[in-house]
């Protein structure tokens, strides 16, 4: 330099005909239990200018509608030279 794949909460990972983003698991917080802790159980857990709006690496595009499709860029993994 060229080719292929990947980028989603704190972490791993779903969502695949484009149609409610974050299921599920871990972690964390609070409570229960305990002399205390572990284990277990229950509830909660993206952000903000907050009765709504924004959020899938970044910037554009297509579309009524994009995590998903198209172009460029950034980063990572693998392969070829």
């Nucleotide at each position: 330099g060229c080719c292929u794949c990947c980028g989603u909460g704190g972490u791993g990972a779903a969502a695949u005909u484009g149609g409610u983003a974050g299921a599920c698991a871990c972690g964390c917080u609070u409570g229960a239990c305990u002399c205390a802790a572990a284990a277990u159980c229950a509830a909660g857990u993206g952000g903000c200018u907050a009765u709504g709006c924004c959020g899938u690496g970044c910037c554009a595009g297509u579309u009524c509608g994009a995590g998903u499709c198209u172009g460029g860029c950034c980063g990572g993994a693998g392969g070829c030279a």